[in-house]
Molecule: SAM riboswitch aptamer (S box leader)
Organism: Halanaerobium congolense
RNA sequence: AAUUCAUCAAGAGUGGUGGAGGGACUGGCCCUUUGAAACCCAGCAACCUACCAAUAUGGUAAGGUGCUAAAUCCUGCAUUUCAAAGAAAUGACAGAUGAGAG
Repeated sequence: AAUUCAUCAAGAGUGGUGGAGGGACUGGCCCUUUGAAACCCAGCAACCUACCAAUAUGGUAAGGUGCUAAAUCCUGCAUUUCAAAGAAAUGACAGAUGAGAG
């Protein structure tokens, strides 16, 4: 890098360092010197894992990841409905994370 499966409307910072960007990409719309990214600490969660209880799976969180503005922030492609623009719903595509197989 490609591939399989599962999840993606919940949850989590008034901290320290840092010092200008960030929200994957497109078009929007936002966040940000009242301090962005990144790192540390803290926290959330429960995919793997460990332990406990008992068969539906549940509970706890030391460890491996992950995450901590806005629904994956909305959107892109297709179908359906209302309809003039447009709006709504559903499903793909794309993306993120985890676990696996070659």